A computed fold for a 396-nucleotide RNA from Rhizobium alarense, annotated as Bacterial RNase P class A. NCBI's taxonomy places the organism under Bacteria, Pseudomonadati, Pseudomonadota, Rhizobiaceae, Rhizobium. The model forms 95% of the base pairs in the Rfam consensus. The prediction has a mean pLDDT of 76. It matches the Rfam family "Bacterial RNase P class A". By type it is a ribozyme.

RNA sequence: CCAGUCGGCCGGGCAGCCGCGCUCCGCACUCGCCGAAAGGCCGCGGGGGGAGGAAAGUCCGGGCUCCACGGAAACACGGUGCCGGAUAACGUCCGGCGGGGGCGACCCCAGGGAAAGUGCCACAGAAAGCAAACCGCCUUCCAUGGAAGGUAAGGGUGAAAGGGUGGGGUAAGAGCCCACCGCGUCCAUGGCGACAUGGACGGCACGGUAAACCCCACCGGGAGCAAGACCGAAUAGGGAUGACGCGGGACGCGCGAGCGCCCCAGCCCGUUUCCGGGCCGGUCAUCCGGGUGGGUUGCAAGAGGCCGGGUGCAAAUCCGGUCCCAGAUGAAUGGCUGCCACGUUCCGGCUUCGGCCGGAGCCAUACAGAACCCGGCUUACAGGCCGACUGGCAAA
Numbered sequence: 001c002c003a004g005u006c007g008g009c010c011g012g013g014c015a016g017c018c019g020c021g022c023u024c025c026g027c028a029c030u031c032g033c034c035g036a037a038a039g040g041c042c043g044c045g046g047g048g049g050g051a052g053g054a055a056a057g058u059c060c061g062g063g064c065u066c067c068a069c070g071g072a073a074a075c076a077c078g079g080u081g082c083c084g085g086a087u088a089a090c091g092u093c094c095g096g097c098g099g100g101g102g103c104g105a106c107c108c109c110a111g112g113g114a115a116a117g118u119g120c121c122a123c124a125g126a127a128a129g130c131a132a133a134c135c136g137c138c139u140u141c142c143a144u145g146g147a148a149g150g151u152a153a154g155g156g157u158g159a160a161a162g163g164g165u166g167g168g169g170u171a172a173g174a175g176c177c178c179a180c181c182g183c184g185u186c187c188a189u190g191g192c193g194a195c196a197u198g199g200a201c202g203g204c205a206c207g208g209u210a211a212a213c214c215c216c217a218c219c220g221g222g223a224g225c226a227a228g229a230c231c232g233a234a235u236a237g238g239g240a241u242g243a244c245g246c247g248g249g250a251c252g253c254g255c256g257a258g259c260g261c262c263c264c265a266g267c268c269c270g271u272u273u274c275c276g277g278g279c280c281g282g283u284c285a286u287c288c289g290g291g292u293g294g295g296u297u298g299c300a301a302g303a304g305g306c307c308g309g310g311u312g313c314a315a316a317u318c319c320g321g322u323c324c325c326a327g328a329u330g331a332a333u334g335g336c337u338g339c340c341a342c343g344u345u346c347c348g349g350c351u352u353c354g355g356c357c358g359g360a361g362c363c364a365u366a367c368a369g370a371a372c373c374c375g376g377c378u379u380a381c382a383g384g385c386c387g388a389c390u391g392g393c394a395a396a
Base pairs, nucleotide, nucleotide: 001392002391003390004389005388006387007386008385009384010383012340013339014338015337016336017335018334020050022048023047024046025045026044027043032041033040034039052367056378057377059376060375061374062373063372064224065223066222067221069276070275071274072273073272074271075270077220078219079218080217081216082096083095084094085093086092097111098109099108100107101106112215113214117213118212119209120208121207134155135154136151137150138149139148140147141146142145163181164180165179166178167177168176182204183202184201185200186199187198188197189196190195228297229296230295231294238288239287240286241285242284243283244282247264248263249262251260252259253258266279267278268277304323305322306321307320308319309318310317311316343362344361345360346359347358348357349356350355
């Protein structure tokens, strides 16, 4: 200097004028406007703050709110899937192990089980679950092309052909035998572990596929801020039709209608069992008709940010200090001007060919805007800056 890999950051700045939203203070008004009400709005001045790394997708996990269902077990359904750790939790993250890609830095893996069972492997091919012989090779016979036997080393088909390479042996071959690699079993060492290394024995394999069904291990209430709470208003807690239902027993009170309490039965948002609890007189469907759909809150001080130190390879966590950084509700942060910077187009000049200088024009030009909040994942992103590492070239 070129190419690449990983990580981090910015994604305009300054000034003036006018204009928004929230909050606090002071003044003014106590009048006015909207409204049925609750409540909201309106004047002047000043202080402070005012969108994102993804606010997006709604794919996960939670905080929070509500729900008569809760606890234990089993089944169903759904999710995850190597080991260890982090976390509020996760399907996330960190560090390892194994496999694959790359010269390398690094990147990728839906990573438990195929000897519990079932299914599938199209076409091609002789043959793709118990095998198989198309070509070929060897032996014998007849004889110029056939028959019988042997074979799976060579070739063909295919994603894949029943371990691979080399040697011996054989009629020709074959783990038939041997060496190494691979595979299986056992032992030793190291490691928390997934596993790794070494040794011994065995000619040995019963192919692949589970983001196919399945088996195993672990985890799992539902609905969601349009959750929920409060205030106000209103009529008609309306009418008609149909279906289901309108249980049982004991005790007490009452003249009676009836009331109170207990037990059984019935019901309680997957099913069953056990334990505990709650409800118990109306429910559902269709049609007709009346009123409302307004306001306040939830709503921002947090699993919070920043700085420093400790522990840890790291994710992260602990300690100390410091700060308060949007809360709208048809939805606020914008408009104009000037200068500078980045970038870009044109012209001119210089150049060590890397680029530099001057003039003119454009320049809020990337992806894109909170709506209860947080931890992630995924997707989109013009241009620019910084750091570390890998490979190549050159010089000293």